Source information: Predicted 3D model of a 522-nucleotide part of an RNA (small-subunit ribosomal RNA, 5' domain) from an uncultured bacterium. The full RNA is in RNAcentral, with records from ENA. Its mean pLDDT, the model's own confidence on a scale to 100, is 85.

[in-house]
Context: one part of a larger RNA
RNA sequence: GAUUGAACGCUGGCGGCAUGCCUUACACAUGCAAGUCGAACGGUAGAGGGGGCAACCCCUUGAGAGUGGCGAACGGGUGAGUAAAGCAUCGGAACGUGCCCAGGAGUGGGGGAUAGCUCGGCGAAAGCCGGAUUAAUACCGCAUGAGACCUGAGGGUGAAAGCGGGGGACCAGCAAUGGCCUCGCGCUCGUGGAGCGGCCGAUGUCAGAUUAGGUAGUUGGUGGGGUAAAGGCCUACCAAGCCGACGAUCUGUAGCUGGUCUGAGAGGACGACCAGCCACACUGGGACUGAGACACGGCCCAGACUCCUACGGGAGGCAGCAGUGGGGAAUUUUGGACAAUGGGGGAAACCCUGAUCCAGCCAUGCCGCGUGCGGGAAGAAGGCCUUCGGGUUGUAAACCGCUUUUGUCAGGGAAGAAAUCUGCCGGGCUAAUACCUUGGCGGGAUGACGGUACCUGAAGAAUAAGCACCGGCUAACUACGUGCCAGCAGCCGCGGUAAUACGUAGGGUGCGAGCGUUAAUC
Numbered sequence: 001g002a003u004u005g006a007a008c009g010c011u012g013g014c015g016g017c018a019u020g021c022c023u024u025a026c027a028c029a030u031g032c033a034a035g036u037c038g039a040a041c042g043g044u045a046g047a048g049g050g051g052g053c054a055a056c057c058c059c060u061u062g063a064g065a066g067u068g069g070c071g072a073a074c075g076g077g078u079g080a081g082u083a084a085a086g087c088a089u090c091g092g093a094a095c096g097u098g099c100c101c102a103g104g105a106g107u108g109g110g111g112g113a114u115a116g117c118u119c120g121g122c123g124a125a126a127g128c129c130g131g132a133u134u135a136a137u138a139c140c141g142c143a144u145g146a147g148a149c150c151u152g153a154g155g156g157u158g159a160a161a162g163c164g165g166g167g168g169a170c171c172a173g174c175a176a177u178g179g180c181c182u183c184g185c186g187c188u189c190g191u192g193g194a195g196c197g198g199c200c201g202a203u204g205u206c207a208g209a210u211u212a213g214g215u216a217g218u219u220g221g222u223g224g225g226g227u228a229a230a231g232g233c234c235u236a237c238c239a240a241g242c243c244g245a246c247g248a249u250c251u252g253u254a255g256c257u258g259g260u261c262u263g264a265g266a267g268g269a270c271g272a273c274c275a276g277c278c279a280c281a282c283u284g285g286g287a288c289u290g291a292g293a294c295a296c297g298g299c300c301c302a303g304a305c306u307c308c309u310a311c312g313g314g315a316g317g318c319a320g321c322a323g324u325g326g327g328g329a330a331u332u333u334u335g336g337a338c339a340a341u342g343g344g345g346g347a348a349a350c351c352c353u354g355a356u357c358c359a360g361c362c363a364u365g366c367c368g369c370g371u372g373c374g375g376g377a378a379g380a381a382g383g384c385c386u387u388c389g390g391g392u393u394g395u396a397a398a399c400c401g402c403u404u405u406u407g408u409c410a411g412g413g414a415a416g417a418a419a420u421c422u423g424c425c426g427g428g429c430u431a432a433u434a435c436c437u438u439g440g441c442g443g444g445a446u447g448a449c450g451g452u453a454c455c456u457g458a459a460g461a462a463u464a465a466g467c468a469c470c471g472g473c474u475a476a477c478u479a480c481g482u483g484c485c486a487g488c489a490g491c492c493g494c495g496g497u498a499a500u501a502c503g504u505a506g507g508g509u510g511c512g513a514g515c516g517u518u519a520a521u522c
Stems, first nucleotide, its partner, number of pairs: 001522004006518005013369006020361001021327001026325003030322003035070003040067002044062001046061006077280003086205007095197003100193003104189004108142001110140002118131005148157003162185006170179003206252003213243003218240008255277004259270004282303005305316004333359001335358003341355001342353004372402004382393004408458005416449001421443008466511005471492003477506005487494002
């Protein structure tokens, strides 16, 4: 000199854009952070309408709980552990893959349950038990098998589910409706792809030798098991290997990278924010479900802690967003909205989304703007100094004229919002001018921010300057007070009666909504 996720002192006008628990991976009150689908299913509170004397039934809309599906493995947080199972780069072969894309084959025929509901019982509660009954895209068989898998090559194994829209003729039916046709969404099996993921190798990746030997599933082989998959991954047997001064092992420290800071560079230091990867989710262990987890807001066991209890027994996990206590020099609101972007579910409308977008707080940083402009005395008053003549503050003020950024008030006012929706005209599908789908054109609606940005107008210099320093380094000097005292200090050093070095004042210098100090890196 540059820099910082900074803190502290004094001071503080506005705006834009960023950043904001670095310490206790300490403990957490409260609210929210993952749901959705009635076009899978039984059923149906409420509201509206209709029928019926009534019980009740039907239609429309639609809540809660339940079965079922998909999601919950993403998104969000933190950096404890980890020196290699990680990360970075470059390669590899023995794998998996829900949703998505493109081909292929199919979607036939049956069955038995169960939740909910209801009845009964136990319990303080959490909840639990029993009886009866019911549905499905839940579950289980049968059939079929292009391809798939197994094979001793003969053969064998193994699948599915329906739901919704529309409809001319024909058929069934008293009717409702169904068959039938067609379209859409699904379902099953298999192939290929995309993206994603699992695995292996090489090289690189902090310090210590006051850590020199380490290792028995250890190193390799064979058989077997296991996995989606190679492999001591596991196991039985056999061999005795394997690593190491090119630093094994041990100890300490540490998430890694793109990058950031500094520097002419080489380097050095760092890894906040943003992005990629990894690891973790009260501590330790375990598996279940699933395409995917050994799963932050899932389960089981053990432990510590907290809470409820009728003492028998139960409940919990903010390193999600806010917020609280504690620790600390120190780090924000228990805010708004799903309008946009993205995600989950759904055919869609739509619902959910503390992701996200916004707002709030803080000079924490960077950037921009302002606190007025012109005139105005050989120069007021006051202050300070003085050789008492004067000098200086100083065009500074007063005073005159002007302007109105910012702030205040008033009015106007974008873009972020075109999709979904709807109307018309074409195309596709089709028996069909229905439905569905697609292209074009037109129309209407949708904004948290938001009293937005921005523009215009009104009044009025009105609303806005401090901090540090002045012995040398180092730009800037005098007076008074003090008298080795009080104090200063980055280094040299000042202070013991004329201190430009302490304190105050006047003046000056530097930077300026900041300025200094401390800490830290180069």